[in-house]
The RNA shown here (TPP riboswitch aptamer (THI element)) has 121 nucleotides and comes from a Crocinitomicaceae bacterium. It matches the Rfam family "TPP riboswitch aptamer (THI element)". For this family Rfam cites "Comparative genomics of thiamin biosynthesis in procaryotes. New genes and regulatory mechanisms" (Rodionov et al., J Biol Chem, 2002). Rfam's curators write: Vitamin B(1) in its active form thiamin pyrophosphate (TPP) is an essential coenzyme that is synthesised by coupling of pyrimidine and thiazole moieties in bacteria. The coordinates come from a structure-prediction model, not an experiment, and the mean pLDDT is 76. Lineage of the source: Bacteria > Bacteroidota > Flavobacteriia > Flavobacteriales > Crocinitomicaceae. The sequence was found by an Rfam model in a public genome assembly.
RNA sequence: GUACAGCUUUGGGGGUGUUUUAAUGUUGAUCGCGAGAAAUUGAAGUCAGUAUUAAAGCUGAGAAAUACCCUUAGAACUUGAACCGGAUAAUGCCGGCGAAAGGAAAAGUAUCAGUUUAUAG
Numbered sequence: 001g002u003a004c005a006g007c008u009u010u011g012g013g014g015g016u017g018u019u020u021u022a023a024u025g026u027u028g029a030u031c032g033c034g035a036g037a038a039a040u041u042g043a044a045g046u047c048a049g050u051a052u053u054a055a056a057g058c059u060g061a062g063a064a065a066u067a068c069c070c071u072u073a074g075a076a077c078u079u080g081a082a083c084c085g086g087a088u089a090a091u092g093c094c095g096g097c098g099a100a101a102g103g104a105a106a107a108g109u110a111u112c113a114g115u116u117u118a119u120a121g
Stems, first nucleotide, its partner, number of pairs: 001112001006109005011071004016065001017058014033042003077102003083096004
């Protein structure tokens, strides 16, 4: 300084993004080769997109951990929102939105934080 706090137990609620690399699948384009009289067709390579998995980077309490956070005294989280402004390699990264709207509880106990000094480790 602080009690609309703190702690314990049980229950409940919530989020998991973005970038790079690699591998695999798939779609499209392209390249030469093979088959064919031709139309066409076969397998492979390269490039781009996309999905999954793994690793690494960024912010954060937490980016899949039985961890973290929140639990009505409710900004944990959701809607608005594929929002607005500013940053970034990129992203709810920061701020606005927000005296907006929703959103999950009971019991017990009665403290917690900072500074100084002393002691112990």